[in-house]
Molecule: FMN riboswitch aptamer (RFN element)
Organism: Urinicoccus massiliensis
RNA sequence: UUUUCAGGGCGAGGUGCAAUUCCUCACCGGUGGUGAUAGUCCACAAGUCGCAAGAUUGAAUUGGUGAAAUUCCAAUACCGACGGUUAAAGUCCGGAUGGAAGAAAA
Numbered sequence: 001u002u003u004u005c006a007g008g009g010c011g012a013g014g015u016g017c018a019a020u021u022c023c024u025c026a027c028c029g030g031u032g033g034u035g036a037u038a039g040u041c042c043a044c045a046a047g048u049c050g051c052a053a054g055a056u057u058g059a060a061u062u063g064g065u066g067a068a069a070u071u072c073c074a075a076u077a078c079c080g081a082c083g084g085u086u087a088a089a090g091u092c093c094g095g096a097u098g099g100a101a102g103a104a105a106a
Base pairs, nucleotide, nucleotide: 001106002105003104004103005102011025012024013023014022026091027090028080029079030044031043032042033041039078040077047056048055049054060076061075062074063073064072082094083093084092
């Protein structure tokens, strides 16, 4: 420099004119870092605001093992942009055949 890749998840029951949006249970977890494997530590991307520079940006405790773990094991918690919708959405539809942290190859 070029090419390729780069986000998962509503199943069952209930109420209702109407809900994958409410209620009970269920299910999901981007990228890099780290004395040891992380949705909840540190940073970044995405998203939102802005002409731009830039700003903003969620959530975890206890116990155990160990040289070392807020990362493993056990238990119990918690979090999730914007717009749309016969009714309120992390899981449906849309911006997006987009963008991108970054990864791999040549």